The prediction has a mean pLDDT of 84. The RNA shown here (c-di-GMP-I riboswitch aptamer) has 86 nucleotides and comes from a Halanaerobiales bacterium. Lineage of the source: Bacteria > Bacillati > Bacillota > Clostridia > Halanaerobiales. The model forms 95% of the base pairs in the Rfam consensus. It was read from a public genome assembly, where an Rfam model found it.
[in-house]
RNA sequence: AUCUGAAAAAGGCAAAACCAUUCGAAAGAAGGUGACGCAAAGCUAUGGGUCUAAGGACUUUUGUCUAUGAUUGCCAGGCUGCCAGA
Numbered sequence: 001a002u003c004u005g006a007a008a009a010a011g012g013c014a015a016a017a018c019c020a021u022u023c024g025a026a027a028g029a030a031g032g033u034g035a036c037g038c039a040a041a042g043c044u045a046u047g048g049g050u051c052u053a054a055g056g057a058c059u060u061u062u063g064u065c066u067a068u069g070a071u072u073g074c075c076a077g078g079c080u081g082c083c084a085g086a
Stems, first nucleotide, its partner, number of pairs: 002086004012038002017033003021030003036073001042079003046076003049071003055066004
């Protein structure tokens, strides 16, 4: 350096739910409690998927479409990393 793995050791992260907290049009995010789980459940919105529709377009109306918004714990790609073995 590469590959494999989480058995051991040291650790790490934090699902759902709740909150009289904050941001946002919403999806959702942040904060606190919590722990379902995770060998990258560390970072990255690069590709795909999915969610939302303020604004915009269309529609007689009801509504429909649309990402520049969001999701990395949806799947991949890229970058980085602890331990053990080969």